[in-house]
RNA sequence: GGGAGCGUGGUCUAACGGUAGGACCGGUGCCUCCAGAGCACUCAGUGCAGGUUCGAAUCCUGCCGCUCCCA
Repeated sequence: GGGAGCGUGGUCUAACGGUAGGACCGGUGCCUCCAGAGCACUCAGUGCAGGUUCGAAUCCUGCCGCUCCCA
């Protein structure tokens, strides 16, 4: 330099173009002499900017980051 894939909470992972769901962690409560376990509730997310669409995490373009292949 050329090509491909990926980007969703603190972490991991789902989601035919139709209200972004789950697990772990964290917080609160119940329980317990205390803690742990268990149970219930709760916090929190689509990399950025545009475009298409009645509607975009999803489709298109550019940029940013990571990974892989070729040179």
Predicted 3D model of a 71-nucleotide RNA (transfer RNA) from an archaeon.
Its mean pLDDT, the model's own confidence on a scale to 100, is 80.
Its Rfam family is "tRNA".